Context: one part of a larger RNA
C1' cells in the first nucleotide's frame, strides 16, 4: 500500500409521484381609453416582510339574488379583538368609492414631483391654508365679429360635441423593403415582396355582382377547399419558379349613385312695346315675372335578348285639399282601406312582449358483513343492490352503490348576447305598349409613344393589369376584351359607391382530449420568476419540488458552553420517515476482518 468480504459517512442517480406546462378540439368572445385605459408607483392588516385584494369609504362600503354555519385572503401555526340563523364569511349581477403617474390633457418636469389662474365654498382679525369644480391641442358644427380691397373672404372671440390622441398577442390591407442562402464562384435570377420598418381598420379584413369567362344545347357577383397540377408555360431554358378554365364542394343576395328630363332656391348675366312668363282652356288680374349660365336641394333614372330620358296610347280603391281670383277636367299632397316590404347593403330610429342562452345555483340512483391480512381496506372472501349514472377526483393500499360528483331534469331579482318570433313602428304601392335624322349613358378618362412594376410569364410575338412624363378620342352604327396585330364571329358595358355567409387568427372565457413531459423532462419560470443576479443601457438571465395516513414535529431525563451535535425515554406501521426528513445508485472518504507486499 493493494484485493475481497461487511458495516457505515458522503452524495442525490434510479423509480414511483404531481400542484406545473405543452399541443389540440368544440363552443364563447373579439377590444380596452378624456366618463381618464393598458401598465405601475405609493399607501391599505390589531400585531404585517413578500404575494393577493383594495385606494384616504382603502383584504373593504351600498344594493339585488344564491348558499345556509360557521368566518375574519395566502406564505404561517399560534394570540388578540370580533362577527354570526335580525342569516355572517363565501358565490354571482349592479352601483359607489377610486390617492399620485401614465395619451397626460392647467403650466413646469430628471414619470409616480414642482408651482399655479379662474368659480364656487370652508377656516383666519388679516395673509398663508383647506375643499370642490374647471383651465392642453387639434377637428367639426354653430352664432358673433372683421382686414388688405366697397360686398366678400383670411383672421379673430364665443358656444356645442361621450370627436380624435394612447394602449392591445395573431389574423387583415396598404405605403416601403434587404442580406445570409442557392445557383456547388457569381453579376441576371434565387432567398423574397420573405424578415423588418411605417400607416389603417375590423372581430374578421380584403374582395364582389362582368368592359367576366369561354368556345357548347355554353356559364353567370365575390370569397374559401379538393382537384386540374408539379400540367400549361416562364427560366444564364442554369438554379430553380410556376398557373388558369372546366369539373366537384362550403355558402349564398343583392343594391345605390352620376348623366338625360322635371320643379324648388341661393348667385351672377341679360332683357321688357307688356311679345315671351304666372302648368292647360275661358275671363279677369299681376310682374326685376321671364331667359341663360353656375351651385346645392328634392323628383325620375340605373342597363346589354341595350337601358334610360323625351313625346303618345291604355289601364291603374274610395274620400278631402289645392297653384294670382273664380269655373272645367288633369296632375300633385294627405288620410284610410289593401298588397308588400324591413333595420347585416338595398330608407331610418327604437320600444316591448315571448323564446332561447351567458353571468350564482338546485335535486340528483344503488351494500352490507367478516374472530381474513394489515397500521389502515376501497384488497380477500361472502351474500346483495343501482345504472339514461361504471367520466373523474378524494378518503390511512385498489370504492358504480362512503364524500364530491357524474347521466339526467331544474333554476335568476339584475345585467348581457341572439342573421329568434310576434307587435308597437317605418317605408313603398305604377305597371304595359309604340314611334324617333331627338337627348343622356362617368374626360385630361380610355388609347398610343417612352421609362419603370405588376401579373406563374425575366422584353419576349407579350396581350390583360397598375403607375410617372407628354400626347389625347368616342355615346350606342358607340366603346372593351377573347395572349402581338387585322377580318369575321362571340362575350362583356371602363373611367362612381354600398354589401352578409362560408374564410384567417387567439392576447382573452369555458369545457374537453392525448401511444405529450413528469422537475437537467415540460413554458424561462410546478418553489420570492422575468424573481434573485449581471449590463450605464438596450438587452441578458437563472437555482430550488417530496416528512407521515395525521403533526401524532420527540413531555421528561443525561452528556455537552444554559451550546451545536448526541444518548437514553416516548411517537409512528416505520425514526437507517426527526423537518440537512419517500427511494437513496456511483464516483470519493472511512471502520473492522481476512488475504498479500
Nucleotide at each position: 500500500g493493494g484485493u475481497u468480504g461487511a458495516c457505515g459517512g458522503u452524495g442525490g442517480a434510479u423509480g414511483c409521484c404531481u400542484u406545473g406546462g405543452c399541443a389540440g378540439u368544440a363552443g364563447g368572445a373579439g377590444c380596452c381609453g378624456a366618463u381618464g385605459a393598458a401598465g405601475g408607483a405609493c399607501g391599505u392588516g390589531g400585531a404585517a416582510g413578500g404575494c393577493u385584494g383594495c385606494g384616504a369609504u382603502a383584504a373593504g362600503c351600498c344594493u339585488c339574488g344564491g348558499a345556509g354555519a360557521g368566518c375574519u385572503g395566502u406564505c404561517u401555526a399560534a394570540c388578540a379583538a370580533g362577527c354570526u340563523u335580525c342569516g355572517a364569511u363565501c358565490c354571482g349581477g349592479g352601483g359607489a368609492u377610486u390617492u399620485c403617474c401614465g395619451a397626460a390633457u392647467g403650466g413646469g418636469g430628471a414619470a409616480a414631483c414642482c408651482c399655479a389662474g379662474c368659480u364656487g365654498g370652508g377656516g383666519u382679525c388679516a395673509u398663508g391654508c383647506c375643499c370642490a369644480g374647471u383651465u392642453a391641442c387639434u377637428c367639426u358644427g354653430g352664432u358673433c365679429u372683421g382686414a388688405a380691397c366697397a360686398c366678400a373672404u383670411a383672421g379673430g372671440a364665443c358656444c356645442a360635441g361621450g370627436a380624435g390622441a394612447g394602449g392591445c398577442a395573431a389574423c387583415c390591407a396598404g405605403g416601403g423593403g434587404a442580406a445570409u442562402u442557392g445557383a456547388a464562384a457569381c453579376a441576371u435570377c434565387u432567398c423574397a415582396g420573405u424578415a423588418c420598418c411605417c400607416u389603417g381598420a375590423g372581430g374578421a379584413a380584403a374582395g364582389a355582382a362582368a368592359a367576366g369567362c369561354a368556345a357548347a344545347u355554353g356559364c353567370g357577383a365575390c370569397u374559401c377547399c379538393c382537384u386540374g397540377a408539379g400540367u400549361a408555360g416562364c427560366g444564364g431554358c442554369g438554379a430553380g419558379c410556376g398557373a388558369a378554365a372546366c369539373g366537384g364542394g362550403a355558402a349564398g343576395a343583392g343594391u345605390c349613385u352620376a348623366a338625360a328630363c322635371c320643379g324648388g332656391u341661393g348667385c351672377g348675366g341679360u332683357g321688357u312695346g307688356a311679345u315671351a312668363g304666372c302648368a292647360c282652356g275661358a275671363c279677369g288680374g299681376c310682374g326685376u315675372u321671364g331667359c341663360c349660365g353656375u351651385a346645392c336641394c328634392g323628383g325620375u333614372g340605373u342597363c346589354g335578348u341595350g337601358g334610360g330620358a323625351c313625346u303618345c296610347g291604355c289601364u291603374a280603391g274610395a274620400c278631402c285639399a289645392u297653384a294670382c281670383g273664380u269655373c272645367g277636367a288633369a296632375g300633385u299632397g294627405g288620410u284610410c282601406a289593401g298588397a308588400g316590404a324591413g333595420u347585416u347593403a338595398c330608407a331610418a330610429a327604437a320600444u316591448u312582449u315571448g323564446g332561447a342562452g351567458a353571468u350564482a345555483g338546485u335535486g340528483g340512483a344503488a351494500u352490507c358483513u367478516g374472530u381474513c391480512u394489515g397500521g389502515g381496506a376501497a384488497g380477500c372472501a361472502g351474500a346483495c343492490c343501482c345504472a339514461u349514472a361504471g367520466g373523474g377526483g378524494g378518503u390511512a393500499a385498489u370504492a358504480g352503490g362512503c364524500c364530491c360528483g357524474u347521466a339526467c331534469a331544474c333554476g335568476a331579482a339584475a345585467u348581457c348576447u341572439c342573421u329568434c318570433a310576434a307587435a308597437u313602428c317605418u317605408c313603398u304601392c305604377a305597371g304595359c305598349g309604340a314611334a324617333g335624322u331627338u337627348c343622356c349613358c362617368a374626360a385630361g378618362u380610355a388609347g398610343c409613344a417612352c421609362g419603370g412594376g405588376g401579373c406563374a410569364c425575366g422584353u419576349g410575338a407579350a396581350a390583360u393589369c397598375c403607375c410617372g412624363u407628354g400626347u389625347g378620342a368616342a355615346u350606342c352604327u358607340g366603346u372593351g376584351a377573347g395572349g402581338a396585330c387585322c377580318a369575321c364571329c362571340u362575350c362583356a358595358u371602363a373611367a362612381g359607391a354600398c354589401u352578409a355567409a362560408g374564410u384567417a387568427c387567439u392576447a382573452c372565457c369555458u369545457a374537453c382530449u392525448g401511444a405529450c413531459c413528469g422537475a437537467u423532462a415540460g413554458c424561462g419560470g410546478a418553489c420570492a420568476a422575468g424573481u434573485a443576479c449581471c449590463g450605464u443601457g438596450a438587452g441578458g438571465g437563472a437555482a430550488u419540488g417530496g416528512u407521515g395516513a395525521a403533526a401524532a414535529g420527540u413531555a421528561c431525563c443525561c452528556c455537552g458552553g444554559u451550546g451545536a451535535g448526541g444518548g437514553g425515554a416516548g411517537u409512528g406501521a416505520a425514526a437507517c420517515a426527526g423537518u440537512a426528513c419517500c427511494u437513496g445508485a456511483a464516483a470519493c472518504c472511512g471502520u473492522c476482518a481476512a488475504c498479500u507486499u
The prediction has a mean pLDDT of 82. Large-subunit ribosomal RNA, domain I from an Acidimicrobiia bacterium, 597 nucleotides, folded computationally. Lineage of the source: Bacteria > Bacillati > Actinomycetota > Acidimicrobiia. The RNAcentral record of the full RNA draws on ENA.